[in-house]
RNA sequence: GCCCAUGUAGCUCAGUUGGUAGAGCAGCGGUUUCGUAAACCGCAGGUCGUCGGUUCAAGUCCGACCGUGGGCU
Repeated sequence: GCCCAUGUAGCUCAGUUGGUAGAGCAGCGGUUUCGUAAACCGCAGGUCGUCGGUUCAAGUCCGACCGUGGGCU
C1' cells in the first nucleotide's frame, strides 16, 4: 500500500426484509434475613465510532475518514 471482518448501555452481545433501540452480567432501590449472600420485584443507564448522502422514515442502505482484529505483498 491492497483486501476482509468489526465498532450498539460500564462489560459481553442481539437487533432478520429500513418503520418508536433490547437481553444477560454489573450498578442503584425495595421485599426477604439477626446480618450478609442467594432468590424475587422495580429503577436508571444509549446523540448506535465520526462526518456526509439516499429516503416520508436509517443501528440497518451508499460514500469518505477514524479505531480494533485478521490476511496479502
A computed fold for a 73-nucleotide RNA from a Candidatus Omnitrophota bacterium, annotated as transfer RNA.
Rfam family: tRNA. From the family's description: Transfer RNA (tRNA) molecules are approximately 80 nucleotides in length. It is annotated as a transfer RNA.
It was read from a public genome assembly.
Its mean pLDDT, the model's own confidence on a scale to 100, is 82.